[in-house]
RNA sequence: AACAGAGUAGGAAAUGAAGCGUUAAGUGCUGUAGGGAUGGGAUGUUGCCCUCAGACGAAGAAUUACUUAGGUAAUUUGCGGUUUUGUUUCUGCAUUCGCUGCA
Numbered sequence: 001a002a003c004a005g006a007g008u009a010g011g012a013a014a015u016g017a018a019g020c021g022u023u024a025a026g027u028g029c030u031g032u033a034g035g036g037a038u039g040g041g042a043u044g045u046u047g048c049c050c051u052c053a054g055a056c057g058a059a060g061a062a063u064u065a066c067u068u069a070g071g072u073a074a075u076u077u078g079c080g081g082u083u084u085u086g087u088u089u090c091u092g093c094a095u096u097c098g099c100u101g102c103a
Base pairs, nucleotide, nucleotide: 003101004100005099010091011090012089013088014087015086016085017084018083019082020080021079022078029054030053031052033051034050035049036048040097041096042095043094044093060077061076062075063074064073065072066071
C1' cells in the first nucleotide's frame, strides 16, 4: 500500500424508579418558516432536537377529611400512542484523514 473492523446523533423492545397531566399540557400529524447539535478531525446527506404557525384530539373513579355547600385537599386505583432517568438486548454515517487488526 491492499484487505478487514470499531466508534455518533438517534431509533425499537423489555424492565425498574421518580414525575406531569386528566380544569389536556404532553404524544402523534402538517410546513417553500427560523435556529441548533450530530463517529476523534473536516465536508455533508438522510435522520434528530428546539422555537413558531396550523389542523386534529384522549377517562376517570373510590375512600377519608375539611367546607363559605360551589367545591378543596390527601390517599388508593385507573387512564395518556405522557416526561425524565437506570439496566439489558437489537439497530444505527456518505467521502476523506485518523484509530484497531493483519503486524